[in-house]
The RNA shown here (transfer RNA) has 72 nucleotides and comes from a Muribaculaceae bacterium. Model confidence (mean pLDDT): 85 of 100. Taxonomically the source falls in Muribaculaceae (Bacteria, Pseudomonadati, Bacteroidia, Bacteroidales). It matches the Rfam family "tRNA". Rfam classes the family as a transfer RNA.
RNA sequence: UGCGGGGUAGUGAAGAGGUAUCAUGCCAGUCUCAUAAUCUGGAGGUCGCAGGUUCGAAUCCUGCCCCCGCCA
Numbered sequence: 001u002g003c004g005g006g007g008u009a010g011u012g013a014a015g016a017g018g019u020a021u022c023a024u025g026c027c028a029g030u031c032u033c034a035u036a037a038u039c040u041g042g043a044g045g046u047c048g049c050a051g052g053u054u055c056g057a058a059u060c061c062u063g064c065c066c067c068c069g070c071c072a
Stems, first nucleotide, its partner, number of pairs: 002070006010024004018055001026042004048064005
């Protein structure tokens, strides 16, 4: 160089065209003598980057960047 898989909240993942969700973590409250656990609420996302298609894109198309694997 070539081929395949991947990039989504702090972390790990789901989401196959119609408001981006779950677990965990974080903050506050609840409970307790206190801590943990439980329960309730909240914050946190330019969906790797830039274009294109579409009324509408995390999702489809093109190029590029990064990570993992395979072949030489």